[in-house]
RNA sequence: CCGUGUUAAGGGCAAACCUGGCGAAAGCCAGGGACGCAAAGCUACGGGCCUGUAGACGCUGUCAUGGCCGCCGGGCUGCCGGG
Numbered sequence: 001c002c003g004u005g006u007u008a009a010g011g012g013c014a015a016a017c018c019u020g021g022c023g024a025a026a027g028c029c030a031g032g033g034a035c036g037c038a039a040a041g042c043u044a045c046g047g048g049c050c051u052g053u054a055g056a057c058g059c060u061g062u063c064a065u066g067g068c069c070g071c072c073g074g075g076c077u078g079c080c081g082g083g
Stems, first nucleotide, its partner, number of pairs: 001083002004081002012037002017032006035070001041076003045073003048068003055063003
């Protein structure tokens, strides 16, 4: 420098579910727990999905300004091994 992931070492994260808390909800936080993950680290930038209290509107409803990065893509950063 490439960005590739076959092995190993040291480690890392933590789905479902349970408990407690926050929230209108989606969901989030903490503890337990491991289905998985080589970016399952960060970022709502594009698409997508979820929710619909208040608010707005063209009001059987629609719309995020609320969420999801463990849905896909983009951006930033990065351990080990490999080339």
Description
Model confidence (mean pLDDT): 85 of 100. c-di-GMP-I riboswitch aptamer from Neomoorella sulfitireducens, 83 nucleotides, folded computationally. The model forms 95% of the base pairs in the Rfam consensus. It matches the Rfam family "c-di-GMP-I riboswitch aptamer". From the family's description: GEMM was predicted in a large-scale screen for bacterial structured RNA regulatory elements. The family is grouped with related families in Rfam's "c-di-GMP_I riboswitch clan".